[in-house]
Context: one part of a larger RNA
RNA sequence: GCCGGCAACUCAUAGGCAGUGUCUUGGUUAAGGAAACCCACCAGAGCUGUAGCGAAAGUGAGUCUUCAUAGGGCAAUUUUCACUGCUUAUGGACCCAAACCUGGGUGAUCUAUUCAUGACCAGGAUGAAGCUUGGGUGAAACUAAGUGGAGGUCCAAACUGAUUGAUGUUGAAGAAUCAGCGAAUGAGUUGUGGUUAGGGGUGAAAUGCCACUCGAACCCAGAGAUAGCUGGUUUUCCCCAAAAUAUGUUGAGGCACAGCUGUUGACUGGACAUCCAGAGGUAAAGCACUAUUUUGGUGCGGGCCGCGAGAGCGGUACCAAAUUGAGGCAAACUUUGAAUACUAGGUAUGGCCUUAAAAAUAAAAAAGGGGGGUCAAAGUCGGCUAGUGAGACAAUAGGGGAUAAGAUUCAUCGUUAAGAGGUAAACAACCUGGAUCACCAGCUAAAGACCCUAAAUGAACACUCAAUGAUAAAGGAGGUAGAGGUGCAAAGACAGACAGGAGGUUUGCCUAGAAGCAGUCAUCCUUGAAAAAGUGCGUAAUAGCUCACUGAUCGAGCACUCUUGAGCCGAAGAUGAAUGGGGUUAAGCGAUCUGCCAAAGCUAUGAGGUGUAAAAAUACAUCAGUAGGGGAGCAUUCUGCCUUAUAGGGAAUCCUCCGCGCGAGUGAUGGUGGAUGAAGCGGAAGAGAGAAUGUCGGC
Numbered sequence: 001g002c003c004g005g006c007a008a009c010u011c012a013u014a015g016g017c018a019g020u021g022u023c024u025u026g027g028u029u030a031a032g033g034a035a036a037c038c039c040a041c042c043a044g045a046g047c048u049g050u051a052g053c054g055a056a057a058g059u060g061a062g063u064c065u066u067c068a069u070a071g072g073g074c075a076a077u078u079u080u081c082a083c084u085g086c087u088u089a090u091g092g093a094c095c096c097a098a099a100c101c102u103g104g105g106u107g108a109u110c111u112a113u114u115c116a117u118g119a120c121c122a123g124g125a126u127g128a129a130g131c132u133u134g135g136g137u138g139a140a141a142c143u144a145a146g147u148g149g150a151g152g153u154c155c156a157a158a159c160u161g162a163u164u165g166a167u168g169u170u171g172a173a174g175a176a177u178c179a180g181c182g183a184a185u186g187a188g189u190u191g192u193g194g195u196u197a198g199g200g201g202u203g204a205a206a207u208g209c210c211a212c213u214c215g216a217a218c219c220c221a222g223a224g225a226u227a228g229c230u231g232g233u234u235u236u237c238c239c240c241a242a243a244a245u246a247u248g249u250u251g252a253g254g255c256a257c258a259g260c261u262g263u264u265g266a267c268u269g270g271a272c273a274u275c276c277a278g279a280g281g282u283a284a285a286g287c288a289c290u291a292u293u294u295u296g297g298u299g300c301g302g303g304c305c306g307c308g309a310g311a312g313c314g315g316u317a318c319c320a321a322a323u324u325g326a327g328g329c330a331a332a333c334u335u336u337g338a339a340u341a342c343u344a345g346g347u348a349u350g351g352c353c354u355u356a357a358a359a360a361u362a363a364a365a366a367a368g369g370g371g372g373g374u375c376a377a378a379g380u381c382g383g384c385u386a387g388u389g390a391g392a393c394a395a396u397a398g399g400g401g402a403u404a405a406g407a408u409u410c411a412u413c414g415u416u417a418a419g420a421g422g423u424a425a426a427c428a429a430c431c432u433g434g435a436u437c438a439c440c441a442g443c444u445a446a447a448g449a450c451c452c453u454a455a456a457u458g459a460a461c462a463c464u465c466a467a468u469g470a471u472a473a474a475g476g477a478g479g480u481a482g483a484g485g486u487g488c489a490a491a492g493a494c495a496g497a498c499a500g501g502a503g504g505u506u507u508g509c510c511u512a513g514a515a516g517c518a519g520u521c522a523u524c525c526u527u528g529a530a531a532a533a534g535u536g537c538g539u540a541a542u543a544g545c546u547c548a549c550u551g552a553u554c555g556a557g558c559a560c561u562c563u564u565g566a567g568c569c570g571a572a573g574a575u576g577a578a579u580g581g582g583g584u585u586a587a588g589c590g591a592u593c594u595g596c597c598a599a600a601g602c603u604a605u606g607a608g609g610u611g612u613a614a615a616a617a618u619a620c621a622u623c624a625g626u627a628g629g630g631g632a633g634c635a636u637u638c639u640g641c642c643u644u645a646u647a648g649g650g651a652a653u654c655c656u657c658c659g660c661g662c663g664a665g666u667g668a669u670g671g672u673g674g675a676u677g678a679a680g681c682g683g684a685a686g687a688g689a690g691a692a693u694g695u696c697g698g699c
Stems, first nucleotide, its partner, number of pairs: 001699006011091011026048003032042002052059002062074004094232002101222006112196001114194007121186001123155003126151001130147006160182002164179004198214001200210003207216001235633006245258001247256003259388002262384007273347003277343002284336001285334002290330001292328007301319002303316005349376007391416003395412002398409002421432002436607003441603003448596001450582003456594001458593002461590001463588001469584001475569002480565003484561005496553001498551003502526003508520002536545002608623005634688001636685006654671002658667003
């Protein structure tokens, strides 16, 4: 891992509610009783009901409060006892599972310390004290040589330890092997036998060790400890169907109460829509208030300056109250003020079916009105009983954040959660749309129609050339299609080429020079078609070139500006590359028109379930679904009717094969098998496995 067996809402005693049943001369017994199962019988103690109210005295269909016969509270009624189901309480209380705590015991054959008694340490090196002899001294000290053999001394085996690396890591081994390493006469190593015991011992101290167990050993018991936590919880079909919120909580991943669910009752007549009437202070707007703010005028007061002996006077491009003109700004400003939302009232149900009479009409049909039937739909108040109280994203109005976040927090709403199908290439939360079942029928939604790929390479009008479409800003551009404004223009514009562009004068000043053109002031007059006291280049200064301006030539639009549409540049990312791909000048984009395709939507046809609804027929409505609730069933074991049917003329079982039932399941054929064992109507449960790192067995 697979297969098979086993494995989890039970039982007892009470309370509540529902259903069913007995009795209602109210109901019902409990313990207990008999020489003894049980049943039946006896047992009336007790419980419940028949009257309540008040703290009570008490009173009584009433009573209490009270001065009150005002008002108000409660009451003015009601079976009981069993069984079954749901639920609550107390118990192990749906099952498995702690780490712990307490009590009593067992351990020092491992290991820690210690005691008693034994054992062991190759070889080599160093050479302390002391001593001897010589030298030396008055005697010593001292000194030299020898002797001697000390030491938690040195080198290095056994023994003992364990510093490094490799191997090993389902190992040869639950700590080793190999190569090196430390200490090796000592605080040394070791044998045997003893000592110390868990709230303890021992510890050259690491929370180390105390039998592969140590921040408190192990075994048994309390014990099914407790677990607001994790995991698991076994058959079918049908109906309904949530929540992730408020408040409180040593509360925040748990509970309680409310909200939302299911089921079962009672009552009301509505819901939606429309009309009408309301209160409001949001958006917007505004500046009359409050706060804030730019600037102009007048300018109290202050600062500074001047005059004066002082009083005081004067000045001021400083600050500035107040007032005033113009102009801003606000969640905690308002002289104003919507849309929605909310509240009250009035009117009024809607779909389908059926239909008499009268009127009208040539006739028929539709629509409307009246009567009847049926279905759907709203709300309020009860009984019993759940789950939920982690939510998520999108849109809208906000907060805080950076008008960041698939971020966070409120409000309204939608979807998802618990929702499939179509669509967005793929894609819980976007768009479309709510799946009872069948169907090789039709119509549509969103989205689409060149091919992949179902459907017009459709129609007519524009734009785009960038493969823009198929990502992005400030900014940039005689790319391009439109819509304006202003000016000039056949009395000839704009552009080009031809000609002129002068005189006083080199204006004055300044300067070495300054002559249109370093700089400064002024910027006149004349001739003329026109020509500056000079637009730019240039010279040391002149000179020279040129422009403004004018004429002639040419012959039709030109110049500037504002704006709309779709494009261009700006534009850099990591494996190779992505409008989904091919590909596309439309098959891109803007506005318009036709058909077409397309879903589990709607319709057609057939079938089933549920509700109204009580039998059938029929009608209408309805049948997505997690947590969860309700209803109806199937199967297993035992058992009653049962001393049953069947049964060696073949039971259960197993294999095969064919039916029936929405399904759990069930019947039957042919074999196998060799002795049990149904159906029907009931009863009782050790009553259904795929999951629990389940458990036992097999492989």